[in-house]
Molecule: small-subunit ribosomal RNA
Organism: bioreactor metagenome
RNA sequence: AAUUUGAAAAUUAUGAUUUUGAAAAUUGUUUCGGAUUUCGGAUUUUGAAAAUUCGGAUUUUCCCGUGCAGGGUGUAUGGUUAGCGGCGAACGGGUUAGUAACACGUAGGUAUCUACCAUUAACUCGGGGAUAGCCCGUCGAAAGACGGAAUAAUACCCGAUGGUCCCUGAAGCGCAAGCUGAAGGGUAAAGGCGCAAGCCGGUUGAUGAUGAACCUGCGGACUAUCAGCUAGUUGGUGGGGUAAUGGCUCACCAAGGCGAUGACGGUUAGGGGGAGUGAGAGCUUGUUCCCCAACACUGGGACUGCGACACGGCCCAGACACCUACGGGUGGCAGCAGCCGAAAAUAUUGGACAAUGGGCGAAAGCCUGAUCCAGCGACAUUGCGUGGAGGAUGAAGACGUUCGCGCCGUAAACUCCUUUUAUAGGGAAAGAAGCAAUUGACGGUACUCUAUGAAUAAGCGGGGGCUAAUUCUGUGCCAGCAGCAGCGGUAAUACAGAACCCGCAAGCGUUAUCCGGAUUUAUUGGGCGUAAAGUGUUCGUAGGCUGUAUGGAAAGUCUGGUUUUAAAUACCUCGGGCUCAACCCGGGGGGUGAACCGGAAACUUCCAAACUUGAAGAUGCUAGGGGCUAUCGGAACGCACGGUGUAGGGGUGAAAUCCGUUGAUAUCGUGCGGAACACCAAAAGCGAAGGCAGAUAGCUGGGGCAAUCUUGACGCUGAGGAACGAAAGCGUGGGGAGCAAAAAGGAUUAGAUACCCUUGUAGUCCACGCCCUAAACAUUGGACACUGGUCGCUUGAAGUGUCGACCCUUCAAGUGGCGAAGCUAACGCGUUAAGUGUCCCGCCUGGGAAGUACGGCCGCAAGGCUAAAACUCAAAGGAAUAGACGGGGGCUCACACAAGCGGUGGAUCAUGUGGCUUAAUUCGACAACAAACGAGUAACCUUACCCAGUUUAGACAUUCUACUGAUCGUCCCGUGAAAGCGGGAUUUCCCACAAGGACAGUAGUUCAGGUGCUGCAUGGUUGUCGUCAGCAGGUGUCGUAAGAUGCAUACUUAGAUGUCGUAACCUGCGCAACCCUUAUCUUAUGUUUUACUUGUCAUAAGAAACUGCCGGGGACAACUCGGAGGAAGGUGAGGAUGACGCCAAAUCAGCACGGCCUUUGACAACUGGGGCCGCACACGUGAUACAAUGGCAGUUACAGAGGGCAGCGAUGCCGCAAGGCGGAGCAAAUCCCAUCAAAAACUGCCCUAGUUCGGAUUGAGGUCUGCAACUCGACCUCAUGAAGCCGGAAUCGCUAGUAAACGUGAAUCAUGACGUCACGUUGAAUAUGUUCCUGAGCCUUGUACUCACCGCCCGUCACGCCAAGCGAGUUGGGGACAGCCGAAGCGCCCCGCGAGGGGAACUAAGCUGGAUUCAAUAAGAGGGGCGAAGUCGUAACAAGGCACGGGUAGGGGAACCUGCUCGUG
Repeated sequence: AAUUUGAAAAUUAUGAUUUUGAAAAUUGUUUCGGAUUUCGGAUUUUGAAAAUUCGGAUUUUCCCGUGCAGGGUGUAUGGUUAGCGGCGAACGGGUUAGUAACACGUAGGUAUCUACCAUUAACUCGGGGAUAGCCCGUCGAAAGACGGAAUAAUACCCGAUGGUCCCUGAAGCGCAAGCUGAAGGGUAAAGGCGCAAGCCGGUUGAUGAUGAACCUGCGGACUAUCAGCUAGUUGGUGGGGUAAUGGCUCACCAAGGCGAUGACGGUUAGGGGGAGUGAGAGCUUGUUCCCCAACACUGGGACUGCGACACGGCCCAGACACCUACGGGUGGCAGCAGCCGAAAAUAUUGGACAAUGGGCGAAAGCCUGAUCCAGCGACAUUGCGUGGAGGAUGAAGACGUUCGCGCCGUAAACUCCUUUUAUAGGGAAAGAAGCAAUUGACGGUACUCUAUGAAUAAGCGGGGGCUAAUUCUGUGCCAGCAGCAGCGGUAAUACAGAACCCGCAAGCGUUAUCCGGAUUUAUUGGGCGUAAAGUGUUCGUAGGCUGUAUGGAAAGUCUGGUUUUAAAUACCUCGGGCUCAACCCGGGGGGUGAACCGGAAACUUCCAAACUUGAAGAUGCUAGGGGCUAUCGGAACGCACGGUGUAGGGGUGAAAUCCGUUGAUAUCGUGCGGAACACCAAAAGCGAAGGCAGAUAGCUGGGGCAAUCUUGACGCUGAGGAACGAAAGCGUGGGGAGCAAAAAGGAUUAGAUACCCUUGUAGUCCACGCCCUAAACAUUGGACACUGGUCGCUUGAAGUGUCGACCCUUCAAGUGGCGAAGCUAACGCGUUAAGUGUCCCGCCUGGGAAGUACGGCCGCAAGGCUAAAACUCAAAGGAAUAGACGGGGGCUCACACAAGCGGUGGAUCAUGUGGCUUAAUUCGACAACAAACGAGUAACCUUACCCAGUUUAGACAUUCUACUGAUCGUCCCGUGAAAGCGGGAUUUCCCACAAGGACAGUAGUUCAGGUGCUGCAUGGUUGUCGUCAGCAGGUGUCGUAAGAUGCAUACUUAGAUGUCGUAACCUGCGCAACCCUUAUCUUAUGUUUUACUUGUCAUAAGAAACUGCCGGGGACAACUCGGAGGAAGGUGAGGAUGACGCCAAAUCAGCACGGCCUUUGACAACUGGGGCCGCACACGUGAUACAAUGGCAGUUACAGAGGGCAGCGAUGCCGCAAGGCGGAGCAAAUCCCAUCAAAAACUGCCCUAGUUCGGAUUGAGGUCUGCAACUCGACCUCAUGAAGCCGGAAUCGCUAGUAAACGUGAAUCAUGACGUCACGUUGAAUAUGUUCCUGAGCCUUGUACUCACCGCCCGUCACGCCAAGCGAGUUGGGGACAGCCGAAGCGCCCCGCGAGGGGAACUAAGCUGGAUUCAAUAAGAGGGGCGAAGUCGUAACAAGGCACGGGUAGGGGAACCUGCUCGUG
């Protein structure tokens, strides 16, 4: 200023303004600002706090008042503070120390009280004296105390009145408890507010409600290594006390009370609703929430009050902390926050009384760390998100790889979309109920809208098995992992990392704890012959269980109802509220238990009265090592005496100790002594068990059978308890023959504290008294009932039968064997159950520590009974299976032994190995199964080793690129030990004469090379058991299974060869055969052989032998023995051929190959030289010998099988010889090696000697091969001439053309065998046999072995660590007991008008004492457990080398040994 409406607006008052529009609302414009924002300039140290002052804006009024400021008194009102008075403070909140108890839970009860509240009846009259605050003073540091004066009340006191109140209780009734109850006495009060109505009070009763008190039944921890406890203790009477009952307390009286159904003591612990888990029954637990209890610094005490013996009250004592003027005082977070400490560990010194409650008040209201909220914490539960759709070049990159690829992976990138959540901004609750108004800490929170943009959001554990998920690299019994077993020592799915994968997910994993799985404490729901577990046996108490039929009762039982089982939780169900859910709220239901009232009566129980079958008794018969006592007997043994008699005896695996000439042993006679009882005799008998054996007598217990009679459930079992209880042992006294712990001696032995031997004491025996244990076992508790059989033995009875008996049949009792069903882990048990059931008792809960320690009881002692823990291990154990083993058994085989022959071990040499040495003496092989082996040829080479000199894409293979050149080849020179290095000459494919190919060199690249390592990463090959007869599968059957059967037994074979039989029937690899050689014959051929036919020849093809034939044996058989014939006879001989497997056997050095290592100062390559050959020694394999069966010399016979061209090399000549010269023949039945094979045979010499044996060693001289003969070859000649005279212990080979002896050849090879492999010649002995040694096969047996006997394993000692017990003692704690002292305090007594003072008793704390108990600690001594490689032995497992074990006693370094008795495991 506009619009709408339309009369007021403002002021102390007046005035001004105003319908031309006051005022209000709305809209707009302008101005102000200790305003905002932006820009520019200037100035300024910055920031924070502070505004009743300063400054600014605006409005109104005024020019000095009607105003302002200060003080005093009074009244009213509000607020604040102290006091008097009232109510509350005993609630609410916290904690769990104590408590094993009427504390709690549950169900009942009564002799009681109850402020405030509700209902009801009556009353509320008249008086009195004080006292705080305040004021005035005193003392004290303080806390505080005291004095003087005054005052009020719903504070206090007196009087009146008073009932269905309290006290006394006449009289009556009643068996009593008790009831009715006259009369008397006693006891109350307070007012306030309001004008008033009225409201709020007060007093005395009655009733209710609420809360409290007390009593009782039942229920819920461990321990008996706590078995007896208790004097106010149990009860009574009478006082006192209390709200009330009551030993609650006191006096007196009585002597009771509790306890194995756990008293008393000890340890632990708040109880419940509930919570966790579990199918449940249970087990564990008591946080949050609810109920109860107890506690409030520790202990004691009362006061006040309706209520307390009182968390934020009082008094006392004590400990601790603080203040102090040193005199004295003060305090109590187990309230909410917070601090310190402790701990693995647990929050903010927040907001509000808005809500829900509580207290007071008439009310307003005040108080309330109760409470409601917020903060911190993934501590728990729940929901949601971290994106969705498309997207192949299957990108890059990591990892793996068989190098092809695979995998992370549609994952990413990229395209499109969404916005829960996040961030920012706008809006915005319910919770608040009262007529209305007012009132929100949380909170501008939940929620909602808008905007932005895939934006803000994934980790943890695991990957060998259990257990879902795998590869690479590193490491190398290290580092490490681990819940259990376990993984790691060079290819780690187990450690560490990476990749990938699996699981869960805002979480994931670890640790601790509880339940589960765990039927692993077993009520549901286990066991006890051998796995842990039946008392040694019987009697018997308590207890548990208990035959047939009837009636009653109704405790158990079943059933109906009522009450209760708080709420919450949990379960079922219907709804509601947070977006859903978790969570929260509301309604309904059920709820095992308890009490009460009814009902039923089968079963259990109780009562009554019966029965006879369980049990017992009577009568008769009967067997017996049943027990005790006494007496008697013979054999044997020992001793003594005597006779005969003479040199030994005794003992052992063999001996010795020992006995004996002082006369043994032997033998005869006599006497004495003690112990045990042959035959009968047995799987037999009796007894409760232990146990019991000559005969007779006496005493005595129990059992069985038969028939009747009697009692009428009298029974079974049996915790505690009692009795008996082998042997050994103990005490006292006897006895003592034999035997025999200890002891002694002799042997054995490494030792021998043993086994064996000779002695020998306790003891063994008797009487009396102890001990009380055994493998006291049938490793099997007792009783009763039921469930197929069969064969024995003992006892009795009956029947039949007989003269009588035997026999036979049946029944009962006992004692054995085999076995149906069933049971059992299996083995096994099986009417004498370990089967099926009932009742009662005992016992077990992984192994060791340990049947031990401590404690208790018993014992004279030895010791027994009862009986743990710490610690330690992941097993210990049973039965059965397959193997292996045995100083177990049976059968069988093999040159395994025996019988023989010849050797080795002694000598010398050769050769291999070890050791030593060395620059190197290259490497491998080490029981058998290495050692003349790889090597079937080390002077160089080989060669791998050592020294020296050299090379580096390389001595050898190969790709590509670049450059150079023709190349390769051949030749020459220098240097050098050579390799090598350096230099030179010569020579040219195709061709379009540009190029190009092949080749070489140089440089680089992909690479070569390695006798470097691993034979424990491997292939291949080989040795060995063993040419042994085994090894394996299919189907079936048996067994829960491992497994078995087949493949045992019998006969037989070289043989798993075959036969019989059989729950087995088949099959495969092995055996055998097929193959080769050889012995005989036939045929064919004939280069060779031969003078020729021809063939003891060669080559080739065939034949022949099969137990075929005969006889005996054998179960027929298989087969075997003998015989005939035959060249050959039972696989004719020899070879090749080696099953499944064992030894991580051997070989990376034959070769191949995974992995690792090396690759220019090489672990590669080349060259020269050396070494592999080295020599105090030890071992293996061989050669030659030691001589006369020989040596030497001479003479003279007979083979076979091989080899030969860079070869074999003849005749001839030379040389003593090795050999040389020379070169005929031969690629071979032709020639040569190769004349003659040697041994053998014949002749001669040697004559027993280190030789005429033996030939090593050494010297000299030669030959041959070869570039080369020194280290380091072979051979020849001459000379030299060691050891050695047959070999200790021990040990090897061989069964017939074999051993032994003799020579010959070949491979390798330039040369170089005493080795190896072949070949022939001569040519034996012995085998009774399987006892023994070794090895092997089958069956069986034992086993504690399974790495398999080179196994396993026990104890002492030594060392280290650990826990527990003992221990001279020391220290501390707990709870009692006794004594002393004794605060506060209730009550009591005395004094006092009172205030107060005094006293005695009780008592907390304290002090003292001796016991008790529990801990800590300790010199020392003893055992236990554990500990990669210590010492001594070898006790056990096999017949464990002496069968083992239990008990007991003695002994010993140790395991153990011995005696006595017992068991079989």